[in-house]
Model confidence (mean pLDDT): 81 of 100. A computed fold for an 82-nucleotide RNA from a Gammaproteobacteria bacterium, annotated as Glycine riboswitch aptamer. The organism belongs to Gammaproteobacteria, within Bacteria. It matches the Rfam family "Glycine riboswitch aptamer". Gene Ontology term of the family: glycine biosynthetic process.
RNA sequence: UUGACUCUGGAGAGAGGCUGAAACCAGCAGGUGUCAGUCCGCCGAAGGGGCUAAAGCUCUCAGGCACCACGGACAGAGGGGA
Numbered sequence: 001u002u003g004a005c006u007c008u009g010g011a012g013a014g015a016g017g018c019u020g021a022a023a024c025c026a027g028c029a030g031g032u033g034u035c036a037g038u039c040c041g042c043c044g045a046a047g048g049g050g051c052u053a054a055a056g057c058u059c060u061c062a063g064g065c066a067c068c069a070c071g072g073a074c075a076g077a078g079g080g081g082a
Base pairs, nucleotide, nucleotide: 001082002081005078006077007076008075009074014040016039017038018037019036020035021034023032024031025030041065042064043063047061048059049058050057
């Protein structure tokens, strides 16, 4: 100098529409949240593509879009190893 790993911090974007499933409420119709599919919209900080090279740029393939959880570029501290 680099770095597996550990701890801490860590953003953004629809509580969208429709359909289906079981469960519950109610027993007529329907309603509730969850899951899945689909449509439109949107985000970008795992990864990936583009640029002379590279990027917190850009494109969104993948991923994601109430809170929570998960993930999270990057930053700080420690750090076997090289």